c-di-GMP-I riboswitch aptamer, 93 nucleotides, folded computationally. The model forms 95% of the base pairs in the Rfam consensus. The prediction has a mean pLDDT of 84.

RNA sequence: AGCCGAUAAAGGCAAACUACGGGAAACCGUGGGACGCAAAGCCGACAGGCCUUAAAUCGCUGUAGAAGGCGUAAUGGUGGCUGGGUUGCCGAC
Numbered sequence: 001a002g003c004c005g006a007u008a009a010a011g012g013c014a015a016a017c018u019a020c021g022g023g024a025a026a027c028c029g030u031g032g033g034a035c036g037c038a039a040a041g042c043c044g045a046c047a048g049g050c051c052u053u054a055a056a057u058c059g060c061u062g063u064a065g066a067a068g069g070c071g072u073a074a075u076g077g078u079g080g081c082u083g084g085g086u087u088g089c090c091g092a093c
Base pairs, nucleotide, nucleotide: 004091005090012037013036017032018031019030020029021028022027035080041086042085043084046083047082048081049078050077051076055075058071059070060069061068
């Protein structure tokens, strides 16, 4: 110094579940709680994946016409899915 990471030290984060709040939902915030994490810090306006479908569009259906139903579909969500970007603590071999 590192693209490396220990049964080390110090410090940190916090899954499921749960209470309350927000949201159409996915999911999110705060408190409790710890499965795990060396970036489980940050970027979802870098790319891909995955989840959701309220509104708009389109298709089908339905109706006298509407309403309604089904499908499609991110402007939604996830950085604790992956790659990438960026910042950063400690340090044995």